[in-house]
RNA sequence: GGGGCUGUAGUCUAGCUUGGCAGGACCCUGGCUUCGGGAGCCAGAAACCCGAGUUCAAAUCUCGGCGGCCCCA
Repeated sequence: GGGGCUGUAGUCUAGCUUGGCAGGACCCUGGCUUCGGGAGCCAGAAACCCGAGUUCAAAUCUCGGCGGCCCCA
């Protein structure tokens, strides 16, 4: 330099093909329970890498950029 894959809460991850209220687990906060703790149950907070475009509507489609992994040179 060329090609492929990939980026979603603090962590892991579903959703992308086929555009339509962003879901689950762990963690965290509060409550119930307990003499207290743990476990269990209930509730809550927390995320689409950045920019542009298309569209009534973009995590999803298109383009550019950045980061990560792999291959070729």